[in-house]
The RNA shown here (Bacterial RNase P class A) has 381 nucleotides and comes from a Pseudomonadota bacterium. The source organism's lineage runs through Bacteria, Pseudomonadati and Pseudomonadota.

RNA sequence: UCAGGGGGCUGGGCGACCGCGGCCGCGCGCAAGCGAGGGCGAGGAAAGUCCGGGCUCCACGGAACGACGGUGCCGGGUAACGCCCGGCGGGGUCGGGGCCUCGGCCAAGGCUUCAGGGAAAGUGCCACAGAAAGCAUACCGCCGGCUCUCGGGCCGGUAAGGGCGAAAGGGUGCGGCAAGAGCGCACCGCGCGGCUGGCAACAGGCGCGGCACGGCAAACCCCACCGGGUGCAAGACCGAAUAGGGGCGACAUAUGGGGCUGUUCCGCCUCGUCGCCCGGGUUGGUUGCUUGAGCGGCAGGGUAACCUGCCGCCUAGAGGAAUGGUCGCCCAUCUUCCGCAAGGAGGAGGACAGAACCCGGCUUACAGGUCCCCUGGCACA
Numbered sequence: 001u002c003a004g005g006g007g008g009c010u011g012g013g014c015g016a017c018c019g020c021g022g023c024c025g026c027g028c029g030c031a032a033g034c035g036a037g038g039g040c041g042a043g044g045a046a047a048g049u050c051c052g053g054g055c056u057c058c059a060c061g062g063a064a065c066g067a068c069g070g071u072g073c074c075g076g077g078u079a080a081c082g083c084c085c086g087g088c089g090g091g092g093u094c095g096g097g098g099c100c101u102c103g104g105c106c107a108a109g110g111c112u113u114c115a116g117g118g119a120a121a122g123u124g125c126c127a128c129a130g131a132a133a134g135c136a137u138a139c140c141g142c143c144g145g146c147u148c149u150c151g152g153g154c155c156g157g158u159a160a161g162g163g164c165g166a167a168a169g170g171g172u173g174c175g176g177c178a179a180g181a182g183c184g185c186a187c188c189g190c191g192c193g194g195c196u197g198g199c200a201a202c203a204g205g206c207g208c209g210g211c212a213c214g215g216c217a218a219a220c221c222c223c224a225c226c227g228g229g230u231g232c233a234a235g236a237c238c239g240a241a242u243a244g245g246g247g248c249g250a251c252a253u254a255u256g257g258g259g260c261u262g263u264u265c266c267g268c269c270u271c272g273u274c275g276c277c278c279g280g281g282u283u284g285g286u287u288g289c290u291u292g293a294g295c296g297g298c299a300g301g302g303u304a305a306c307c308u309g310c311c312g313c314c315u316a317g318a319g320g321a322a323u324g325g326u327c328g329c330c331c332a333u334c335u336u337c338c339g340c341a342a343g344g345a346g347g348a349g350g351a352c353a354g355a356a357c358c359c360g361g362c363u364u365a366c367a368g369g370u371c372c373c374c375u376g377g378c379a380c381a
Base pairs, nucleotide, nucleotide: 001377002376003375004374005373006372007371008370009369010368012330013329014328015327016326017325018324020041021040023038024037026035027034028033043352047363048362050361051360052359053358054357055231057229058228068227069226070225071224072223073087074086075085076084077083088116089114090113091112092111093110094109097106098105099104117222118221122220123219124216125215126214139162140161141158142157143156144155145154146153147152170188171187172186173185174184175183189211190209191208192207193206195204196203197202235287236286237285238284245278246277247276248275249274250273251272256271257270258269259268260267294313295312296311297310298309299308300307301306331350333348334347335346336345337344338343
């Protein structure tokens, strides 16, 4: 310097004019309001509403067990979490290096990924293909024997090779064998036992065992831990007209008024007007409402997440909802023309998006800029 990968920060700047929404005080006005001024006014995700909390009301005597739902390696962080940090282990890929019969095998480490407790408690499932799929099997092949009409057929052995499959009862190599096979041996893997290291997950090495115990718990299930419901349209307060409810008083009275299908009769139900007072609700108003697990700086602790101390700051709280537009200059970027070049002139041009009680996360969307780390190439010293 270029390319690739990972992570962090940022998310156009300045000015003028015209607007928009709250707030504050000022002047005029009896008031409604009008005028002029000041200050404030979106985000890293305000989004999805997925997880965890604060707050709220409702329910609830305590504990244990059960049901249902969730979480699930270990340690730490946190108010808490399914989040974050660090570690461990498995899978995939690359692979320093070692062995070697040169085809491979082992393997430090890098990157990446994991719903990563339990499959020798029990139940269940393992499609298709395939001969055989769970106390496994023999289609082709290989080997031995018998037989033949020389194409083959029958009986037996085998599980190395082929084939099917997500998976075929350890892998590679050497020996061995009629052919083979943990049949024997070496390394790797696996199981059991104890030892050492580590808080732990786990790791290392030792001894024993030729290998039993396939996979699936994102099937039921088992184990451990956690969990009441509701969301600011929660909730609290004040409360108009009108209508309706209750009480008291005054007046009225049924041979009446109204309703039960239009009319008549009969039957059933019901009761008026005014004044004052009381309580509930609707429209509306106030509150909840933004000072908070807050933000910035410095110092200290910690590998880190994060924690502690000191100093400073106040930063939308409106109602279905304001935060915008134009112009000028500048900046990143792209592009056209002129120029040998340095450069000059012009044009385009900045993403995703939009607070609605608040906070911590996760996920998703996102043009450009910038910083750090890792890997590789090239150039120079």
RNAcentral holds the sequence, with entries from ENA. The model forms 97% of the base pairs in the Rfam consensus. Rfam family: Bacterial RNase P class A. Rfam links the family to the GO terms ribonuclease P activity, tRNA processing and dimeric ribonuclease P complex. A source record names the gene rnpB.